[in-house]
Molecule: c-di-GMP-I riboswitch aptamer
Organism: Gemmatimonadota bacterium
């Protein structure tokens, strides 16, 4: 220090749902909840994915309606990066 996740140990995290609160939305954040994580612990750097208030574009007398975009978001979608427990070889 690499590798690995059979196999100990003491711990961590918490999907659905349901309640409250923030957000135009997706989604957050707390509370109960455990479906599952060996990095389910941070990070939107590459790819994917969700939403579209504002913008813009068009329709409509008009209230509105339609389409496009991410500067929002997803780390529990994969990859990268960064810092970590415990065993084992």
């Nucleotide at each position: 220090c690499g590798c690995u996740g059979c196999u100990c140990a003491g711990a961590g995290c918490a999907a659905a749902a349901c309640c409250g609160c923030c957000g135009a939305a997706a989604g957050g954040c707390g509370g109960u909840g455990a479906c599952g994580c060996a990095g389910a612990g941070c990070u939107a750097c590459g790819g994917g994915g969700c939403u579209a208030c504002u913008g813009c574009g068009g329709c409509g007398c008009g209230a509105g309606c339609c389409g496009c975009c991410a500067c929002g978001c997803c780390a529990g979608c994969c990859g990268g990066g960064c810092c970590g427990c415990c065993a084992g070889c």